c-di-GMP-I riboswitch aptamer from an Armatimonadota bacterium, 76 nucleotides, folded computationally.
């Protein structure tokens, strides 16, 4: 110096729910709120769930799982 792991410190994010708003819907945005999270940062690549559709298909979920990229600190 790098990698793995995850103590401490400084912090970070924000579930459910509520209010406003957008959307046909799943769901999204903003504010409150805090269940939790060491990547709960980003990516729709694979699986999965959900919505719309007679179907073909289109869409949503990154806090469902896997994968990829990037990142703060620096004990054992």
């Nucleotide at each position: 110096c790098u990698u793995c792991c995850g103590a401490a410190a400084g912090g970070g994010c924000a579930a459910a729910c509520c209010g406003u708003u957008c959307g046909a819907g799943a769901g999204g945005a903003c504010g409150g709120g805090a269940c939790g999270c060491a990547a709960a940062g980003c990516c729709g690549c694979g699986g999965g769930a959900c919505u719309c559709g007679c179907g073909a298909g289109a869409g949503u979920c990154a806090g469902c799982c896997g994968g990829g990229c990037u990142g703060c600190c620096g004990a054992a």
The sequence was found by an Rfam model in a public genome assembly.
The organism belongs to Armatimonadota, within Bacteria.
The model forms 95% of the base pairs in the Rfam consensus.
Rfam family: c-di-GMP-I riboswitch aptamer. Its family is annotated with cyclic-di-GMP binding in the Gene Ontology.